[in-house]
RNA sequence: AUGACUGGAUGAGGCGCAAAAAUCAUGAGUACUCACUUUUUAUGGACCUGUAAGUCCGAAGCUGAGAAAAGGGAAAUUUGCCGAAAUGGUCUGUUUGUUACAGAGAACAGACUGUUGGGUUGCAUAUGAAUAAUAUGCAGACUGCCGUAAAGCUUAGGCUUGACGGAGUGCUUCCGCUUGU
Numbered sequence: 001a002u003g004a005c006u007g008g009a010u011g012a013g014g015c016g017c018a019a020a021a022a023u024c025a026u027g028a029g030u031a032c033u034c035a036c037u038u039u040u041u042a043u044g045g046a047c048c049u050g051u052a053a054g055u056c057c058g059a060a061g062c063u064g065a066g067a068a069a070a071g072g073g074a075a076a077u078u079u080g081c082c083g084a085a086a087u088g089g090u091c092u093g094u095u096u097g098u099u100a101c102a103g104a105g106a107a108c109a110g111a112c113u114g115u116u117g118g119g120u121u122g123c124a125u126a127u128g129a130a131u132a133a134u135a136u137g138c139a140g141a142c143u144g145c146c147g148u149a150a151a152g153c154u155u156a157g158g159c160u161u162g163a164c165g166g167a168g169u170g171c172u173u174c175c176g177c178u179u180g181u
Stems, first nucleotide, its partner, number of pairs: 001181004006176004011171001014082001016081005023074002032066004037061004044057004048103006085116012117143002120140008145166004150161004
């Protein structure tokens, strides 16, 4: 001087990511309430499921009047960020409905682990009330990075172009450790 491993710091990608309260649409003229009316009901019905207990008396429909909310989402703003984050699996914990025990569900948190560079378009499937949105798969172009071999430019370092390949365990810059030449 240069290469490799590894650790630390640093920064970039762009229709980039997340959160927050407010707004908006959806949810929905639905749930629910009231009026009228019809049907049905105790060996019944409601309170997530089972067992035991307890409480309550209703339930369904037509018509009319009144009439939500949550979860899920959108754009903008602000804040925090660049494995940002999303999502699958396993495990653990907390909370939850009338009570006890057991179970399932839901919400939240944590640990380990798999997948995805980023957004975007189309199709399919799943979730979903959904024509929203998300996830996964396939296909397409775009975009940032790195590499390969070319071509062009450049004194050199290097830059540009199209082609092909790769993945965030990546890439830029700097520093340290070990080690090779």